[in-house]
Context: one part of a larger RNA
């Protein structure tokens, strides 16, 4: 000066509590371990590894076995030499491959040239091999916690101190007052983006109050309205009262669409964990170099006494089945989205109208609401596992896809210790949509809206944080 206390004081936080729903228990989805195995590729392990890298493993992707293959080489410079490439055929092969014949193109100064094949011989390539404990670079983490230094005084023999303690106050080392300090920087704020109100201004593909019109804002007017866009205002404790130390501030209020950081995002100080990453990528330095590079095919990454993580979907009546009606946002569409009509129980098929999109398409929301049936039952719950019969996508669905009919109907009556999310349009529940993609293992991930509650008396205590102070045989 830290660090540390089952020391002490102040704070503050979905940290407790009060709540509201979970998880652990069942099935299945999926990660991981561990067994297994030719190979089950490799990496991440306490929060801060386990729906993680993986925004989609049939082949491909693939790094992993097996097994044919090839050795300047899949892919790059560079040298010399020959030929035009591309293109046809043909056996053998599971494909890489191997083996044959034919004839030429493009610029041109007619010498040649450019791409482009082949052989050889060199330099070399190539490595998703090794070390994240050589590294860059990027990321988690404490923690969006409020701290972290610095100059130059000044104290102290030095290490160090002050300063940044102390009285107040803030969400905050905010900000005010006080002091041997006086300033300064990173952080906090605020500048930035989104939603909430207004105002000009702009109306097409958006809207339609009024006049006509028409099944339909469908037209033909309209620029009020709503919507989109853009530029502004708008909110600052600014105005009033009270308390406060005449201060910073707190409390109540008045206007105001919003009140006191309006809400949510981006945005992560100095350090910490030799945290993670050589398999994004860079890269040092070790290794392979007829192989630890390269190329194909089948195969495996999808295995299964088990254990553990994280979802779904259930156990039912506040529900289930079935007729009928009504409201959304935000995405995405030319190698697509695809209406309409038709055909099929259905999943699809067939047909191709519109839309490079405020204009056409996906597309239809659902929970609900009104009716109708079931009456507490392993049930009209629950769907899990199989039969069989089909569709789709693709060279190809055996290993190993998804969907669709009809049959089958398994655990599961709310889950032990113990544990996890969440304070307002917030949990919960409800659906939708986009990425990745031929398809698709998504019940996943990242947005969107749609109905919307209960509770917070407080800080003794459980976890981890902030300042102060105090002890220590630690450093």
């Nucleotide at each position: 000066u830290g660090a540390c206390g089952g020391g002490g004081g102040c704070c503050g936080a979905c940290a407790c509590a009060a709540g509201c729903g979970g998880u652990g228990g069942a099935g299945c989805a999926u990660g991981u371990g561990g067994u297994u195995u030719a190979a089950u590729u490799c990496a991440a392990u306490g929060c801060a590894a386990a729906g993680c890298g993986a925004a989609g493993a049939a082949c491909c992707u693939u790094a992993c076995c097996a097994g044919u293959a090839c050795u300047u080489g899949a892919c790059a410079u560079g040298u010399c030499a020959u030929g035009a490439a591309u293109c046809c055929u043909c056996u053998u092969g599971a494909a890489a491959a191997g083996a044959g014949a034919g004839g030429u193109g493009c610029c041109u100064u007619c010498g040649g040239g450019a791409a482009c094949a082949c052989a050889g011989a060199c330099a070399c390539a190539g490595g998703u091999g090794g070390u994240g404990c050589a590294u860059g670079g990027c990321u988690g983490u404490c923690g969006u916690c409020a701290g972290c230094u610095c100059a130059u005084g000044u104290c102290g023999u030095a290490a160090g101190g002050u300063g940044u303690u102390g009285g107040g106050c803030u969400a905050a080392g905010u900000c005010c007052c006080g002091c041997a300090g006086c300033g300064a920087g990173c952080a906090c704020a605020a500048c930035c983006c989104u939603c909430g109100u207004g105002u000009u201004u702009a109306g097409u593909u958006g809207c339609u109050a009024c006049c006509a019109u028409u099944g339909a804002g469908u037209u033909u007017g309209g620029a009020a309205u709503c919507c989109u866009g853009a530029a502004c205002a708008g909110a600052c404790u600014g105005c009033c009262g009270g308390u406060g130390a005449u201060a910073a501030g707190c409390c109540g209020g008045a206007g105001g669409a919003u009140g006191g950081u309006g809400a949510g995002g981006a945005u992560g100080a100095c350090a910490u964990c030799a945290a993670g990453u050589c398999a994004u990528c860079a890269u040092g330095c070790c290794c392979c170099u007829u192989a630890u590079g390269u190329c194909c095919u089948g195969g495996g990454c999808g295995a299964c006494a088990c254990a553990c993580g994280u979802g779904c979907u259930a156990c039912a009546a506040u529900g289930g089945c079935u007729g009928g009606g009504a409201c959304a946002a935000a995405g995405g569409g030319u190698c697509a989205c695809a209406a309409u009509c038709u055909u099929g129980c259905g999943a699809g098929g067939g047909u191709g109208a519109g839309c490079u999109a405020a204009c056409u398409c996906c597309a239809a929301u659902a929970c609900c609401c009104c009716g109708u049936c079931c009456u507490c039952a392993g049930u009209u719950c629950a769907g899990a596992u199989u039969g069989c019969a089909g569709g789709c996508u693709g060279c190809a669905a055996c290993u190993c896809g998804c969907c669709u009919g009809c049959g089958u109907g398994a655990a599961g009556c709310c889950g032990g210790a113990a544990u996890c999310g969440c304070u307002a349009g917030u949990a919960a529940u409800c659906g939708c949509c986009a990425g990745u993609c031929a398809u698709c293992c998504a019940u996943a991930c990242a947005a969107c809206g749609a109905u919307g509650a209960a509770u917070u008396c407080g800080u003794u205590c459980c976890c981890g944080g902030g300042c102060c102070u105090u002890g220590u045989a630690c450093a």
Predicted 3D model of a 475-nucleotide part of an RNA (small-subunit ribosomal RNA, 3' major domain) from Crocus sativus. It matches the Rfam family "Bacterial small subunit ribosomal RNA". The RNAcentral record of the full RNA draws on SILVA. The prediction has a mean pLDDT of 83. The source organism's lineage runs through Eukaryota, Mesangiospermae, Liliopsida, Iridaceae and Crocus.